[in-house]
RNA sequence: GAAGUUGGCCGGAUGGUCGCUGGAUGCUUUGCAUCGAGAGGAAAGUCCGGGCUCCGUAGAGCGAAGCGCUAGCUAACUGCUAGGUGUGGCGACACAACGGAAAGUGCUGCAGAAAAUAGACCGCCUAUUAUAGGUAAGGGUGAGAAGGUGCGGUAAGAGCGCACCGCGCAUUUGGUGACAAAUGUGGCAAGGUAAACCCCGCUUGGAGCAAGCUCAAAUAGGGUGGCAACUAUAUUGCUCGUAUAUGCUACCGGGUAGAGUGCUAAAGAUAUUUGGUGACAAAUAUCGUAGAUGAAUGAUCAUCAAUUACAGAACCCGGCUUACAGGCCGACUUCACUU
Numbered sequence: 001g002a003a004g005u006u007g008g009c010c011g012g013a014u015g016g017u018c019g020c021u022g023g024a025u026g027c028u029u030u031g032c033a034u035c036g037a038g039a040g041g042a043a044a045g046u047c048c049g050g051g052c053u054c055c056g057u058a059g060a061g062c063g064a065a066g067c068g069c070u071a072g073c074u075a076a077c078u079g080c081u082a083g084g085u086g087u088g089g090c091g092a093c094a095c096a097a098c099g100g101a102a103a104g105u106g107c108u109g110c111a112g113a114a115a116a117u118a119g120a121c122c123g124c125c126u127a128u129u130a131u132a133g134g135u136a137a138g139g140g141u142g143a144g145a146a147g148g149u150g151c152g153g154u155a156a157g158a159g160c161g162c163a164c165c166g167c168g169c170a171u172u173u174g175g176u177g178a179c180a181a182a183u184g185u186g187g188c189a190a191g192g193u194a195a196a197c198c199c200c201g202c203u204u205g206g207a208g209c210a211a212g213c214u215c216a217a218a219u220a221g222g223g224u225g226g227c228a229a230c231u232a233u234a235u236u237g238c239u240c241g242u243a244u245a246u247g248c249u250a251c252c253g254g255g256u257a258g259a260g261u262g263c264u265a266a267a268g269a270u271a272u273u274u275g276g277u278g279a280c281a282a283a284u285a286u287c288g289u290a291g292a293u294g295a296a297u298g299a300u301c302a303u304c305a306a307u308u309a310c311a312g313a314a315c316c317c318g319g320c321u322u323a324c325a326g327g328c329c330g331a332c333u334u335c336a337c338u339u
Base pairs, nucleotide, nucleotide: 001335002334003333004332005331006330007329008328009327010326012304013303014302015301016300017299018298020038021037023035024034025033026032027031040310044321045320047319048318049317050316051315052208053207054206055205059240060239061238062237064204065203066202067201068200069083070082071081072080073079084098085096086095087094088093099199100198104197105196106193107192108191121139122138123135124134125133126132127131147165148164149163150162151161152160166188167186168185169184170183171182172181173180174179212261213260214259215258222252223251224250225249226248227247231245232244233243234242268287269286270285271284272283273282274281275280
């Protein structure tokens, strides 16, 4: 100097004038004055997980659903951190839908002789000369063909035997563990696929702020059916249990629907110290950060400035995923040149 990998931050600020919304205080109170506050890093998707509210039982079993290497963090999770194994990359790093194929079942196109109780098309050897027997080392087909390389042996060959590697099993060592290494032993039980059915382990009541609670208003205490204790109802389905019963349920017809609360002090944010590889945890201190309800934050002037991107809260929070003009900071890897 070039090419890459990875982590973090900003994405408008300050002051004045007018306008909109909430809050606090005061007053001559249904308005006025003063003070201060007012959309995001993803508010998006609704994909996960919870807080909270309700459901008489939410109890047990079955079914169903989700997750799937190990150990930690967290309120919890399919999240995050660290490690292990495998794959890709020269590397920094990235990705994994990462339990089990020796419980069983299924699938594996075309090509090929044959694709799993799986082989003899060409070839090689022996006897015969019509053929028969042996063989799976060589060739061919294919993603994959009875583990690979070498030596010996054989009629020709073959783990047939041996050495090394691979694979299985056992022991020892290290590690919390997933695993790793070493030694020994066995000729070795033939591929893939569970993002196929299945088996194994762990987890799981349901519905949702349009949840719920309070006040107000209105009515035609209307009509027609069904079930009825061996029945019906009780917030996924089935069974059992428990509780309740002038109860439940289907259709027709009529009336009302406004206000408040939930609604913002949060598993909150920031800073420091301590512990930890880290995610994080604890302690101390400081701050108080939008609550609309057909839906508030707009316009303008001045200065600075990359602001021309993606884009607007609706009960709240923790993650993941997706979109993004422009700009800033850090660490690491490789290549070339110079010293």

Bacterial RNase P class A from a PS1 clade bacterium, 339 nucleotides, folded computationally. Of the family's consensus pairs, 97% are formed in the model. A source record names the gene rnpB. Its mean pLDDT, the model's own confidence on a scale to 100, is 77. The source organism's lineage runs through Bacteria, Pseudomonadati, Pseudomonadota and Alphaproteobacteria.